[in-house]
């Protein structure tokens, strides 16, 4: 890198509607708010490198582009009862 196995958070059992239905609920779709950050995607610092700025060099500050990180931010995707799904990431095992 990868395989499987442990642990793993956050946030509405929301409203109206439709569909199944035994016309309770359960379950799907479809919308409107409100919310979450740890799949996944996006943006950024310092630092590097070139330019520009100057009477002329250099140095520094300033600008502009370029590469650049996250558990930070952004909420596009993805999530918001419980249970099952995912889950960054962490621990041994194995290859």
């Nucleotide at each position: 890198c990868u395989c499987g196995c442990u642990g793993g958070a956050g946030a509405g059992a929301g409203g109206c509607c439709c569909g199944u239905u035994u016309c309770g609920a359960g379950c799907g779709g479809g919308u409107c708010c409100a919310c979450c950050g740890a799949a996944g995607g996006g943006g950024c610092a310092a630092g590097c490198a070139g330019g520009g700025c100057c009477c002329u060099c250099g140095c520094g500050a300033c600008c502009c582009u370029g590469c650049c990180a996250a558990u930070c931010u952004c909420u596009c995707a993805g999530g918001u009862a419980a249970a099952g799904c995912g889950g960054a990431c962490a621990g041994g095992g194995g290859g």